[in-house]
RNA sequence: GGGGACGUAGCUCAGUUGGGAGAGCGGCGCGUUCGCAAUGCGCAGGCCGAGGGUUCGAGCCCCUUCGUCUCCA
Numbered sequence: 001g002g003g004g005a006c007g008u009a010g011c012u013c014a015g016u017u018g019g020g021a022g023a024g025c026g027g028c029g030c031g032u033u034c035g036c037a038a039u040g041c042g043c044a045g046g047c048c049g050a051g052g053g054u055u056c057g058a059g060c061c062c063c064u065u066c067g068u069c070u071c072c073a
Base pairs, nucleotide, nucleotide: 001072002071003070004069005068006067007066010025011024012023013022019056027043028042029041030040031039049065050064051063052062053061
């Protein structure tokens, strides 16, 4: 320098025919317990790496760019 994969909640990830942003763990509150753990219920937490474009509408399609991993040179 060139090719490929990945980037979504604090962490691990799902969401690809373009229309509801979600799960598990973690956090907080309440119940249960003498208390803890476990468990049940509820709540908060993200504008999807960044910028631009297409579209009525973009996590998803297109362009540029940043980072991580990997292959080639």